RNA sequence: CUGCCGGACCCGACUGUUAUCGGGGUAGGACUAAGCCAUGCGAGUCGAACGCCCUUCAACCAUGUGGAGGACGUGGCGUACGGCUCAGUAACACGUAGUUAACCUAACCUGAAGAUGAGGAUAACCCCGGGAAACUGGGACUAACACUUGAUGGGUCACGGCACCUGGAAUGGGCCGUGGCCGAAAAGGUGGAUGGGCAUGUUUGUCCACCUGCUCCAGGAUGGGACUGCGGCCGAUCAGGCUGUUGGUGGGGUAAAGGCCCACCAAACCUGUGACCGGUACGGGCUUUGAGAGAAGGAGCCCGGAGAUGGACACUGAGAAAAGGGUCCAGGCCCUACGGGGCGCAGCAGGCGCGAAAACUUCGCAAUGCGCGAAAGCGCGACGAGGUUACCCCGAGUGUCGCCCGCUGAGGGCGUCUUUUGCUAGGUCUAAAUAGCCUGGAGAAUAAGGGGAGGGCAAGUCUGGUGUCAGCCGCCGCGGUAAGACCAGCUCCCCGAAUGGUCGGGACGAUUGUUGGGCCUAAAGCAUCCGUAGCUGGCUCUAUAGGUCCCCUGUUAAAUUCAGCGGCUCAACCGCUGAGCUGCAGAGGAUACCGUAGGGCUAGGAGGCGGGAGAGGCGGACGGUAUUCCAUGGGUAGGGGUAAAAUCCACUGAUCCAUGGAGGACCACCAGUGGCGAAGGCGGUCCGCCAGAACGCGCUCGACGGUGAGGGAUGAAAGCUGGGGGAGCGAACCGGAUUAGAUACCCGGGUAGUCCCAGCUGUAAACGAUGCGAGCUAGGUGAUGGGACGGCUAUGCGCCAUCCCAGUGCCGCAGGGAAGCCGUUAAGCUCGCCGCCUGGGGAGUACGGCCGCAAGGCUGAAACUUAAAGGAAUUGGCGGGGGAGCACCACAAGGGGUGAAGCCUGCGGUUCAAUUGGAGUCAACGCCGGGAACCUUACCGGGAGCGACAGCAGGAUGAAGGCCAGGCUGAAGACUUUGCUAGACGAGCUGAGAGGAGGUGCAUGGCCGUCGCCAGCUCGUGCCGUGAGGCGUCCUGUUAAGUCAGGCAACGAGCGAGACCCUCACCGUUAGUUGCCACCAUCCCCCGUAAGGGAGAUGAGCAAGUUAACGGGACUGCCGUCGCUGAGACGGAGGAAGGAGGGGGCCACGGCAGGUCAGUAUGCCCCGAAACUUCCGGGCCACACGCGGGCUGCAAUGGUAGGGACAAUGGGCUCCGACCUCGAAAGGGGGAGGCAAUCCUCAAACCCUACCACAGUUGUGAUUGAGGGCUGCAACCCGCCCUCAUGAACAUGGAAUCCCUAGUAAUCGCGUGUCACCAUCGCGCGGUGAAUACGUCCCUGCUCCUUGCACACACCGCC
Repeated sequence: CUGCCGGACCCGACUGUUAUCGGGGUAGGACUAAGCCAUGCGAGUCGAACGCCCUUCAACCAUGUGGAGGACGUGGCGUACGGCUCAGUAACACGUAGUUAACCUAACCUGAAGAUGAGGAUAACCCCGGGAAACUGGGACUAACACUUGAUGGGUCACGGCACCUGGAAUGGGCCGUGGCCGAAAAGGUGGAUGGGCAUGUUUGUCCACCUGCUCCAGGAUGGGACUGCGGCCGAUCAGGCUGUUGGUGGGGUAAAGGCCCACCAAACCUGUGACCGGUACGGGCUUUGAGAGAAGGAGCCCGGAGAUGGACACUGAGAAAAGGGUCCAGGCCCUACGGGGCGCAGCAGGCGCGAAAACUUCGCAAUGCGCGAAAGCGCGACGAGGUUACCCCGAGUGUCGCCCGCUGAGGGCGUCUUUUGCUAGGUCUAAAUAGCCUGGAGAAUAAGGGGAGGGCAAGUCUGGUGUCAGCCGCCGCGGUAAGACCAGCUCCCCGAAUGGUCGGGACGAUUGUUGGGCCUAAAGCAUCCGUAGCUGGCUCUAUAGGUCCCCUGUUAAAUUCAGCGGCUCAACCGCUGAGCUGCAGAGGAUACCGUAGGGCUAGGAGGCGGGAGAGGCGGACGGUAUUCCAUGGGUAGGGGUAAAAUCCACUGAUCCAUGGAGGACCACCAGUGGCGAAGGCGGUCCGCCAGAACGCGCUCGACGGUGAGGGAUGAAAGCUGGGGGAGCGAACCGGAUUAGAUACCCGGGUAGUCCCAGCUGUAAACGAUGCGAGCUAGGUGAUGGGACGGCUAUGCGCCAUCCCAGUGCCGCAGGGAAGCCGUUAAGCUCGCCGCCUGGGGAGUACGGCCGCAAGGCUGAAACUUAAAGGAAUUGGCGGGGGAGCACCACAAGGGGUGAAGCCUGCGGUUCAAUUGGAGUCAACGCCGGGAACCUUACCGGGAGCGACAGCAGGAUGAAGGCCAGGCUGAAGACUUUGCUAGACGAGCUGAGAGGAGGUGCAUGGCCGUCGCCAGCUCGUGCCGUGAGGCGUCCUGUUAAGUCAGGCAACGAGCGAGACCCUCACCGUUAGUUGCCACCAUCCCCCGUAAGGGAGAUGAGCAAGUUAACGGGACUGCCGUCGCUGAGACGGAGGAAGGAGGGGGCCACGGCAGGUCAGUAUGCCCCGAAACUUCCGGGCCACACGCGGGCUGCAAUGGUAGGGACAAUGGGCUCCGACCUCGAAAGGGGGAGGCAAUCCUCAAACCCUACCACAGUUGUGAUUGAGGGCUGCAACCCGCCCUCAUGAACAUGGAAUCCCUAGUAAUCGCGUGUCACCAUCGCGCGGUGAAUACGUCCCUGCUCCUUGCACACACCGCC
């Protein structure tokens, strides 16, 4: 940087914990089971249409013939509304705008006209039957606004006619004529007037007015039917679908057009603008979210549709193919007398079931509405109310003030004030209540939780518990003994009557990108070209007005949203007014642009002509070298192959040489980041055919162009089919090697194949990892083809310079990019078109389809899993990458060892009561100064002792302590028994301490080791880079060195290196005791005849030496050569010393979880009468074995014996001890001097002489025996020394490995530390004293530069 994951926010459903109150709402079995349902209710009404029956009150022989209620039935209207649900439906179902010249409409309104004549039934009721029931049969009676029929008005159809009306248009309407068909009507009530009849009753006429109703026609309104344009899901792993299908003619059917249905005729119709098929889904207003565009939803409210257990059907009716009507089928349930019947809660309640998931079998028709009715009224689970639920939204409260305690806390105490809410009394409200409202009363009373505190993310590095356990965690991640992350406590934070969790949606996500993304390397350019549809298109004129723009009209239901105002105390909520609802349709206007039609142009494109370039393609012919094979000749023992070999070929004559022949493949040199081609690709020469590109020419056409879904063609190598061919090479295969193995790399053979012809396959890192076309945007420098102009000319197909076009490389400005990089050949700035991508894996897999002979190709998922995968660059580290430099803890050249032996010592292992513990490559292993007899000592066995302080219990009826004797014990007043003494404390319990070499070095300090015998590590300013970071610190030369010099976007600086400090080497100065003795004097001793020499003492002295303080001296300073006139290197002179003079000290930033809790210190944990303290004994010393470090040897450069010589550093009072003496020695007994330049202690190798003569020895000296000595309380386990005796292995050490470059290695001894005694150890000291490099980077490593990286715990990595 890309990219995804998680979180924070809003909404919905469920759920955990908790919970005081009120208001509002269109919330509450939508999600799963359009699953099943007990019971009750949900549609009736009308007596002012009619018949009949019953109950009851009253009246009346006429002044009467009324009233109230109920049942049954006929009839009318309603029951097609209202209510519920969302299964089906991808459709004219819905939305929106239209059409109906193709239609209907009960009740309602308006207008016009009318209501005439006749008739026959039937239910209820009554009688008789059937049946369990449901129900049903027969007979007889009767009414109507029920039914039948005639008339009149009328309606309808066909044909003909019209000069009429509406209209855009008659197919409509009107009128005339002819014919066919159909064919109206009903009364009731009230009032008034006027008749007949009547008591076993109370009835029936006529007339008038009014009301209601009836019939027909026309119109309206309302409600519907039908049709059409446009709009809104997913899948192409659904690409072809369709036979009433598409259309016509004629019919049928309907209220009505129509294949809606039927007969005949024709063969059409739909489809890449996605038909058909499959999946999903009622649609809309709207809802959630969002800045918006959008995304998701559409339960509830409103509009529309559909359904009523699943499916089908008709009847009635204005209207249904009818939720509480019917018939049939299916499945389910119920009743039954088994013959037969009944039912359909997706109405309101309620039940079962399903589930994570959802209320009362309430009240009322008072309001709003609906049905009926003239009305009163009746009915209504519509509706209005109440009940229930933490469903949502809104509002309120759980107190206020003061003082005190407390940490300026949390909280508590005391006092004061108030009463919202809640409680309570009365009234009002209401259909009746609740609630609310009004007026009083008591009382701070009646009311706070949920989640979180590692980060994201606000709030603890507080305490306890736990110890990779238990658990937490959306993601990252916490937990392995000090957990701010688990479980708790305390404290704090957020929200608050709520607060968390789970699931779903949105946003965050510019991670689907129209707004608004990408494709060289992160996921992503098709292998390449041609081309269909589509999309897109040069300059100019005219027309049109489809897109586009402006104005207007209609519509976009209400609710919702927004604004203002208003009503509930506010708000939620509600009302009113307005806006808006981004849409659709129509009318008018504009014409720049897009489109369309027509005309013109030439800059795009195409064609023509010209001379050139080219491994462009196809076919044919010819040639060349080499390999192989064959023949012949020559020739002899090997050849071949490899890191080395072997298999292999060869005396049947190879390899090699020569000549000739055969055959196949290939085409050196030229040859070039040169050419050609769309890509794949193309390379000997010549000929023929074909194609393309560049350049030049105002010759022609005139936008004919670009891209390109599907489609087609071409397409390396390998592979497949058939036929040829086969020299070399060579998968598979066979041998030989290598190896742990070697199905490989290497070697010897070798089949397919490679080659040709014909056909298939169709893929590659088919890459510039970069689609094609067009335009624009600085340059520089090469090489290729063509052209223009000029110059030179040897006149050649010549050379040179400038310019133009085309293609092809490198560098580079602006710009771009995450960067690497790209940059007129873009990855820059724009336009057009296509393809492709959306975290990693699963997987280019499975299934399906298409292609292929096969191999396989193209297309191409999901479940599941995961917090990253990835790109570019940075810093390190690493590399069996490269370059440069360096080191004896590297090599080389050398010297000496270790590794074999014996012993010493440390470690492992084993053993043991214990063999205490630590350290583990370098950087553990003679290390912990660690040479342990006790001690040390931490281990083992046994014994004993110890609790400051506080509380409880005990104690003058005697605690602790002490003691004789017996017991116990290895021993002991330690314990115990008995007793004595003593006189105030006490360890029995609970806490708490002292102490701990108990744990943790992975909690630490300090110290140390090591990287590092290295030359590095950083900073300031500046510059470069988005940044990490880089430059500086790099390059060249040089150095031991990041040492120095020169260059350079660096310039300076710091810590390291160096300088510095100590020591040794030379000189000088100062100084002279305890040091020294050259000179001088004296004395003494020895040698010597003497001269003289030597040793010593004293005096004197301080020259030299020495000691120890201060100075000098060395700096590449001088000369020469090399080098850049540099830094410096080499050589030389001088010098005691020469290029850092030798040696040491010091030793950067940092790393290692390096070592040490056992040196001390120290956090936490643990023990606490034992893990504390102490005593005795044992152990650390064991011993089948393995490893490290040493010592001594294996001998003659030696051993033994004798004689002789020369040091330095040091140490010394419980000490060093001269000297004398005893002893063979170790050592013993005395003991001067010395707290030290005073005294003590002083070498060995070496030299000389003698022997030994190469042997397990006269080498070696382990082991063992005996005797003796020393230290110490004590030498058995377990010390050292002396003497004698014994005399082991070992005869130079495999693989491997260590140290060392000069006074070094090697070798020789001496001192000292530890220490009572014990040194083969450590640290020092001097003596003798070499060999070999003056190089290299091969091995092991280090430093720097560079390169690759999938590493970063950093190659002991990762995988």